[in-house]
Context: one part of a larger RNA
Molecule: small-subunit ribosomal RNA, 3' major domain
Organism: metagenome
This record gives sequence, structure tokens and C1' cells, in this order.
RNA sequence: UGACGGGGACCCGCACAAGCAGUGGAGCAUGUGGUUUAAUUCGAUCCACGCGAAGAACCUUACCCAGGCUUGACAUGUAGUAGACAGAGGUAGAGAUAUCUCCUUCCGCAAGGACUGCUACACAGGUGCUGCAUGGCUGUCGUCAGCUCGUGCCGUGAGGUGUUGGGUUAAGUCCCGCAACGAGCGCAACCCUUAUCAUUAGUUGCCAGCACGUAAUGGUGGGAACUCUAAUGAGACUGCCCGGGUUAACCGGGAGGAAGGUGAGGAUGACGUCAAGUCCGCAUGGCCCUUAUGUCUGGGGCUACGCACGUGCUACAAUGGCCGGUACAGAGGGCAGCAAAUCCGCGAGGUAGAGCAAAUCCCAUAAAGCCGGCCCCAGUUCAGAUUGUAGUCUGCAACUCGACUACAUGAAGUUGGAAUUGCUAGUAAUGGCGCGUCAGCUACAGCGCCGUGAAUACGUUCACGGGUCUUGUACA
Repeated sequence: UGACGGGGACCCGCACAAGCAGUGGAGCAUGUGGUUUAAUUCGAUCCACGCGAAGAACCUUACCCAGGCUUGACAUGUAGUAGACAGAGGUAGAGAUAUCUCCUUCCGCAAGGACUGCUACACAGGUGCUGCAUGGCUGUCGUCAGCUCGUGCCGUGAGGUGUUGGGUUAAGUCCCGCAACGAGCGCAACCCUUAUCAUUAGUUGCCAGCACGUAAUGGUGGGAACUCUAAUGAGACUGCCCGGGUUAACCGGGAGGAAGGUGAGGAUGACGUCAAGUCCGCAUGGCCCUUAUGUCUGGGGCUACGCACGUGCUACAAUGGCCGGUACAGAGGGCAGCAAAUCCGCGAGGUAGAGCAAAUCCCAUAAAGCCGGCCCCAGUUCAGAUUGUAGUCUGCAACUCGACUACAUGAAGUUGGAAUUGCUAGUAAUGGCGCGUCAGCUACAGCGCCGUGAAUACGUUCACGGGUCUUGUACA
């Protein structure tokens, strides 16, 4: 100087407390451990476990079995040799592949060149090892308020001071004081979204007033007000008032205002820590393989299942379930695409193909809600696992191993032990909708969007994490 303490003081955080909803019990989905297996590819302690994977039937695929290839599935170059290559069909085979037939026989006068096959050689190739050789990227402490430097001063020196102290703040934020005076990286602001208004613009969006028309609809003329769209501005700064405070920083209250003291949300992550993670995104040193640890193909596996754990979904019901009627979104996506009307089917879906490269057309009926009816507390008109049968769709192909539909079946489950998680407002809870990946899908996941919309916070004694100062130490 640090680190540590079952030392002290002060302070902060959904850390506790106060509340609301959960997890832990059940069924299922999913990831992991374990076990099994020919293989169940690999990685990932808090900071792994619905994670890499924004989508494992083949492919993917790295694993296993079997059958093949060896200048190779892919790149560049050299020498020799032969010929266009490609395409269609037949035979053998699980296929890769082998073989036969047809067709084809480039440019240039030539030398030669382009392309392809074969032979030979330099080489290719490796998701093989090392993240403890590395780059890059990322997690974590932590959006915590810290981490340092120049000069000066102090100390033999390590080092200290500044950065400590008194206040204050979300903040090393600011004020005052001070052997310090300044500065840098962080904080804040500058950026984006959102909340109000104005201006500009007015189609594909809008319709107040005027007119036309319809069963109905901005449908038509027209309008530029309103909504909206999207560009530019305005606006919030403790600016104003009162009180407190050291005449300070600042704090409490108030006015005006759409918004008030960081308005709300996002992006933004200091010096560093964990030899943290990743050689399987990519790049890369070294090592290793080279008729194989490379490569092609068929099939299987990654989907196994006594069990254990994590994350979720659905429930256990009456604030509910079922039936009928009826209302209101936002944000997205669409040409190898989204697909309407119509008709068929109980339905998944089929038919059909209008319109739309989309403020125009389509996906597309939002659902919870509201109005009425039935159920009457039961393992039920709750719950839906499991299983049987019959189907639909995608796709060469749904046996291992897809999703969905109809009928039948109707399991556990009556609110969950110890323990434990999230959340402070348009939040939690709850309801639906969309997108990416994608032929299809294991999505109940992930990322977004809107609807309905709470309760509680006395407080900091205690448990957890962190910050500042101080103290002890046989630790570095």
C1' cells in the first nucleotide's frame, strides 16, 4: 500500500421489511446431470442448465455402423497425355458409383489458347489438441462511482498528499475548507423513442362544412379544418414565488404548465478482476493426422430412460366452464411470396385465383370485455395427460422421429414441506396479436406489439451485495 475480520462509523440497492403473483407438490414441454448405448457429437461453476441452437425426419452433423475415393468434395501452379464439357435414357447397386447407348466435338489460317478427364508433382483438407501461446468478441463485479496523471509539497524509502475533512447529490454531483494547484478516463449532457404545441406537406391516409349517390361503405365531386403520416422547430432551465440552509451547494412546499426537478424508456459499461468463456462463428502461433483424425454415400444416433436438478406451459375451477349474440388495437410480414370472394368438407383442409413489390391488396375474425342462457360445488358440463380409430398438410421420404383435425378414451391434480424467485406504475398480474429462424415443425421458447390494469414501501434493527472513512492483523 492492499486484502481480510463472526471490528467500528456513515451510506446505497426489490437487499430486507410492507404488498401482489409465483416456483418447490401434479401432468406435459424443454435444457442439464446420471445411467444406458455401436453412437446417444461438442462446449458451458456463482457469471452453465427454453444457453451456443433465429428452428436435429434426409440435409444440417461435427457422433456410430456399413460401402467407396486418394492431387482428393474445395484453391493455385507446373509437366505430360487425351478429348469439348454439359445433357437424355438403359443396366447393376442401399446409394455413392460403375458401365452402355444417344446427342455433342469450342476459339484460331497456324503457332497456340480456353474448358474438361486421366497420369505425375508442388500441395489441398482437418468442427483434430492446446482459450494456460493468441487476436477479435463476450460475460461478471456494475451503470457500481470510482480509477489515474503532470507539477509542487511531505517521507531515507515503499509511498503519501491531491481523492481526506464539513455539507450536499442518483453521481469523485456541486459548494465550503485545506500544501496543494491543475488535468485525463469515468458521472452528467450531446444521440434515439415517447408525452404537448406550432409550421411545412396532403396520397394510398383523413371527412368538419357543401353537393351527388348507395341496401351499405370517403363510394364520387370537392375540401386541407380534424385525425394521421414525417420533416423542421418550440418547450423544462430549479427559470419564478415562499420557507430552511453558511449570503453557498442544495433541500421542502407552491404557481404556471402537456410535462417539474435526471419527465419516462433505450443506447451508452472507466482503470481493472476472474490465466472467467469461446481454437466448434471467424482469424491465428505451435503440435498432431495425410489410401486418413481428409472426403463421398446409405442407414442409424443427437429424440434412449430406474432416477436427480433447473427453466417454462396447462391446471386443480364459480372473479369459473360451456353455448349464442356483440364491441374496441398496435406493431409487423408478403413475389420461388401474402393470398380475397365463391363452392366443397363437422374440421384440419381442398377448390378457385381477384388484388397486391403494398398508408391502396392480402395475412386478419384480436382476445380478455359487454349482453343473455345453462351448469350448482361434484374429481364435476373442472382439468386435460394417455391411448384407439379415421383423416389433412408439408416434403424424394413422416417406422425409428413432424405438425394439425374429427370421433372415442378420459390419468394425475382439490392450491403444494423445508426452502426459494420476480416486481415500486401504465409496473406486477392478466388477455390476445405479430415477427425471425423456417419446405414442414417439437415455439408452451426467443424478440416485439397493443388491451384490461392493481396492492404496498413504517422504516434500515437483522440476512445478502456494494461504496467511503477508520481500526486490528504472525496474510501478500